[in-house]
C1' cells in the first nucleotide's frame, strides 16, 4: 500500500427487509435460609459513526472509526 473479514446488553452470541431486537452467563430487586451458597421469581441494561436505497434497515450499498487475516 492492496485484498479480505468484524463491530448488537458488563461477557459470549442470535436475529428471510417488517415481532415490543432474543439467550446464557454477569448485575440489582424478591422469597426461601440463624448467615451465606444453591433454588425459583422479578427487574434494568445494547444495534461503532455519517449518508443514501427502501413503504420499512441490525440486515442491502457508500465514506469514516476501531480491530482481525492475508500479500511483496
Nucleotide at each position: 500500500g492492496c485484498u479480505c473479514c468484524c463491530a448488537u446488553a458488563g461477557u459470549u452470541c442470535a436475529a428471510c427487509g417488517g415481532a415490543u431486537a432474543g439467550a446464557a452467563c454477569a448485575a440489582g430487586g424478591g422469597u426461601u435460609u440463624c448467615c451465606u451458597a444453591a433454588a425459583c421469581u422479578c427487574u434494568a441494561g445494547a444495534u461503532c459513526u455519517g449518508g443514501g436505497u427502501u413503504c420499512g434497515a441490525u440486515u442491502c450499498c457508500c465514506g469514516g472509526u476501531g480491530g482481525g487475516a492475508g500479500u511483496a